[in-house]
RNA sequence: AAACGGCAAACCGUCGGAAACGGCGGGACGCAAAGCCACCGGCCUAAAGCUCGAUCAUCGAGCCAGGGCAGCGGGGCUACCGAA
Repeated sequence: AAACGGCAAACCGUCGGAAACGGCGGGACGCAAAGCCACCGGCCUAAAGCUCGAUCAUCGAGCCAGGGCAGCGGGGCUACCGAA
């Protein structure tokens, strides 16, 4: 530089979830690890919990991950073809 292919963003439908988000189907923005893993940093959500307030047995606000993002970066493991 090729070849066989692979994955699948947004969005739509549906299911789960408090939410973030995830599963399945459609769909392709892109990806040479956009394969897998929450170890480090970062980001998202805040049900429960705690605190405060109020028009007070409910509502609102703040804090917070044990919830999430691997298509944010680092790291670990694995991997097709090829000049090699």